Predicted 3D model of a 74-nucleotide RNA (transfer RNA) from Stakelama flava.
Model confidence (mean pLDDT): 82 of 100.
It was read from a public genome assembly.
Its Rfam family is "tRNA". It is annotated as a transfer RNA. Rfam's curators write: Transfer RNA (tRNA) molecules are approximately 80 nucleotides in length.
């Protein structure tokens, strides 16, 4: 310096040919259950979908630009 892959809850990820309120597991709180802990089981909370910017009636989701991470090659 060219490209390719990726970035979405606290942590690990789905979703990705645009469509109604954004999801699961696991954590965190709270509660049932124990003599108490741990397992189990119920329930709440939590997001600028990296960042701006376009296209569209409508963007996590197409399109430019940029940052971040890893990987090829030079």
């Nucleotide at each position: 310096g060219u490209c390719c892959c990726g970035g979405u809850a606290g942590c690990u990820c789905a979703g990705g040919a645009g469509g109604a309120u954004a999801g699961a597991g696991c954590g965190c709180c709270g509660g049932a259950u124990u003599c108490c802990u741990a397992a189990u089981c119920c329930g709440u909370a939590g997001g600028u979908c990296g960042g701006g910017g376009g296209u569209u009636c409508g963007a996590a989701u197409c399109c430019c630009u940029c940052c971040c991470g890893g990987g090829a090659c030079a």